Record summary: Predicted 3D model of a 130-nucleotide RNA (SAM riboswitch aptamer (S box leader)) from an Actinomycetes bacterium. Its Rfam family is "SAM riboswitch aptamer (S box leader)". Its family is annotated with regulation of gene expression in the Gene Ontology. The model forms 97% of the base pairs in the Rfam consensus. It was read from a public genome assembly, where an Rfam model found it. Lineage of the source: Bacteria > Bacillati > Actinomycetota > Actinomycetes.
RNA sequence: UCCGCAUCGAGAGAGGCUGAGGGAACCGGCCCUACGACGCCUCGGCAACCUGCACAUCGCCGCUUUUACAGGACGUACUGCGUGGUGCCAAGCCCGGCCGACGUGCAAAUAGCGCGUCGGAGGAUGUCGA
Numbered sequence: 001u002c003c004g005c006a007u008c009g010a011g012a013g014a015g016g017c018u019g020a021g022g023g024a025a026c027c028g029g030c031c032c033u034a035c036g037a038c039g040c041c042u043c044g045g046c047a048a049c050c051u052g053c054a055c056a057u058c059g060c061c062g063c064u065u066u067u068a069c070a071g072g073a074c075g076u077a078c079u080g081c082g083u084g085g086u087g088c089c090a091a092g093c094c095c096g097g098c099c100g101a102c103g104u105g106c107a108a109a110u111a112g113c114g115c116g117u118c119g120g121a122g123g124a125u126g127u128c129g130a
Stems, first nucleotide, its partner, number of pairs: 001130002004127005013043005021032003026097004044089003048086003051082004058075002060072002093122001098120009
């Protein structure tokens, strides 16, 4: 960097340094910010993935053969605990801008335009592989 998969409405504080912008690219909004944002450092925290352990009513082996219906090892889901590797600690991925479906309003109707919901694409993070 590319492909696949998963998640993205929740959650998470202080101190120091710096000093003007920042909120992923661009655009339109809307927010944050000298009551110091953004960034960096220290400590702390949150919990999506990976990782270790535990765990079944599930899977597998197997028992029982009707006054019956043992049990075993392994694997795994959910969940819990822990360690570390990333990530994260304003706002739904801050909202929208692209494509589509459905609904709806304007319109006699078609077209067209607007609004809403959902899906896709896109994006971020993790992870298998290349």